[in-house]
Context: one part of a larger RNA
RNA sequence: GAUUGAACGCUGGCGGCAUGCCUAACACAUGCAAGUCGAACGGCAGCAUAAUCCAAGCUUGCUUGGACGGGUGGCGAAUGGCGAACGGGUGAGUAAUGUGCAGGAAUGUACCCUGAAGAGUGGGAUAACUUAGGGAAACUUAAGCUAAUACCGCAUGAGCUCUGAGGAGGAAAGCUGGGGACCUAUUUAUAGGCCUGGCGCUUUAGGAGCAGCCUGUACUCGAUUAGCUAGUUGGUGAGGUAAUGGCUUACCAAGGCGAUGAUCGAUAGCUGGUCUGAGAGGACGGACAGCCACACUGGGACUGAGACACGGCCCAGACUCCUACGGGAGGCAGCAGUGGGGAAUAUUGGACAAUGGGGGCAACCCUGAUCCAGCAAUGCCGCGUGUGUGAAGAAGGCCUGAGGGUUGUAAAGCACUUUAGUUGGGGAGGAGGGUUGAUUGGUUAAGAGCUGAUUAACUGGACGUUACCCAAAGAAUAAGCACCGGCUAACUCCGUGCCAGCAGCCGCGGUAAUACGGAGGGUGCGAGCGUUAAUC
Numbered sequence: 001g002a003u004u005g006a007a008c009g010c011u012g013g014c015g016g017c018a019u020g021c022c023u024a025a026c027a028c029a030u031g032c033a034a035g036u037c038g039a040a041c042g043g044c045a046g047c048a049u050a051a052u053c054c055a056a057g058c059u060u061g062c063u064u065g066g067a068c069g070g071g072u073g074g075c076g077a078a079u080g081g082c083g084a085a086c087g088g089g090u091g092a093g094u095a096a097u098g099u100g101c102a103g104g105a106a107u108g109u110a111c112c113c114u115g116a117a118g119a120g121u122g123g124g125a126u127a128a129c130u131u132a133g134g135g136a137a138a139c140u141u142a143a144g145c146u147a148a149u150a151c152c153g154c155a156u157g158a159g160c161u162c163u164g165a166g167g168a169g170g171a172a173a174g175c176u177g178g179g180g181a182c183c184u185a186u187u188u189a190u191a192g193g194c195c196u197g198g199c200g201c202u203u204u205a206g207g208a209g210c211a212g213c214c215u216g217u218a219c220u221c222g223a224u225u226a227g228c229u230a231g232u233u234g235g236u237g238a239g240g241u242a243a244u245g246g247c248u249u250a251c252c253a254a255g256g257c258g259a260u261g262a263u264c265g266a267u268a269g270c271u272g273g274u275c276u277g278a279g280a281g282g283a284c285g286g287a288c289a290g291c292c293a294c295a296c297u298g299g300g301a302c303u304g305a306g307a308c309a310c311g312g313c314c315c316a317g318a319c320u321c322c323u324a325c326g327g328g329a330g331g332c333a334g335c336a337g338u339g340g341g342g343a344a345u346a347u348u349g350g351a352c353a354a355u356g357g358g359g360g361c362a363a364c365c366c367u368g369a370u371c372c373a374g375c376a377a378u379g380c381c382g383c384g385u386g387u388g389u390g391a392a393g394a395a396g397g398c399c400u401g402a403g404g405g406u407u408g409u410a411a412a413g414c415a416c417u418u419u420a421g422u423u424g425g426g427g428a429g430g431a432g433g434g435u436u437g438a439u440u441g442g443u444u445a446a447g448a449g450c451u452g453a454u455u456a457a458c459u460g461g462a463c464g465u466u467a468c469c470c471a472a473a474g475a476a477u478a479a480g481c482a483c484c485g486g487c488u489a490a491c492u493c494c495g496u497g498c499c500a501g502c503a504g505c506c507g508c509g510g511u512a513a514u515a516c517g518g519a520g521g522g523u524g525c526g527a528g529c530g531u532u533a534a535u536c
Stems, first nucleotide, its partner, number of pairs: 001536004006532005013383006019376002021341001026339003030336003035082003040079001043075002047073003052067007089294003098219007107211003112207007120154004129144006160169003174199006182193005220266003227257003232254008269291004273284004296317005319330004347373001349372003355369001356367004386416004396407004420477001422472005430463001433459011480525005485506003491520005501508002
């Protein structure tokens, strides 16, 4: 000199963009952070309601009230599907089961895209519910009823799997929109067949993306750590895995690593990058992005395409809470917030309007991801705190050689301007979409339905009293901090008297201190300025 996730002191007008527990991976009150689908399903607790019945009022076909009511809109709880393995947090562990770079072969893949083939026929349960119990609660037991895209057979089946090449194994589910003719059933105006659109289902081939695995190489310090290793190193058989492999196991061999630093110990998430520096280097890895690891501590598996799962399960432990003492409940390193620790780090805010994600045909619902707002000069950047004129060089202050000098065009005065702020008015863009109607193309038997295009109307913004623009008034509302002995820009007076004190180094202070304290003046930077800490 540059820099910082900074802190402290004094001071503080506005805006934009960023950033904000570095310490206790300490403990957590409260709320929210993962739901959704009624177009899978049986139903109907709550809300609304058609129809029917009853009553009242009268305007005589309306209103009000009641009953009934899954018929309808919808929907608590339950079954079922998908999601919950993403997104979000933290950096404890990890010196290699990791990361970066370059390669590889023995793999998987729900959803998505493309292609091929198929979706036939049966069955038995079970929750919800009802009844009867147990328990303080959490919850739970028995009996009975019922549905499905839940579950299980049979059939069929390949470019699928296995194979001893003969053969064997081997799936599926429906829901919904519409319909001219025809057919069936009965309750004769409905349901179904049939035709057709959409979504879904099964098997299989491929693609992309994603994920698992292997190899090489690079990645901090210590030798006051020199030897380490028995599943250890290799082979064969078997098992296991999606897959290779001592991954596991039986047997056999005796190997494997190491001064080019094994093993052990300490420290540490790694990288893109960041800071500094002319560079080479050095230091760092906060925000953002990629990868990894973790989720109260330790262990384990279940489900699933995917987890050995932050807001799932089981066991053990510590801690906290409830209890009728028999037994139960919990996990903020999600967003806010609290206590504690600390020099130190924010709101128990708004919205799903945008972007993205989950579910759904969709409308839509959910989303502390995200977008915004709030707080903080924490940082960077920009703007302002007026402009011009003004010598009686005013008053006052300070100095003085007492003449004067300086503060100083500074102020006052006069003339202007109005950025920002204040007040009032106007006002984009972030909106692409969605719904409904019309025209038209495709599909189709079809003018229906579905779908694409064009067009019209309606509708959707948290931010937001937005940005921006216009107007009004009025200099009105806005300057400090450090320093002045040398380094180092900037000097005098008074007080003090080796005292009080200063100090980054040299050093000042013992009666004329430009070095202490105050004042006047000056210098530097400026909404900041200094100090401390830290890196180069």
Predicted 3D model of a 536-nucleotide part of an RNA (small-subunit ribosomal RNA, 5' domain) from an uncultured bacterium. The full RNA is in RNAcentral, with records from ENA and SILVA. Model confidence (mean pLDDT): 85 of 100.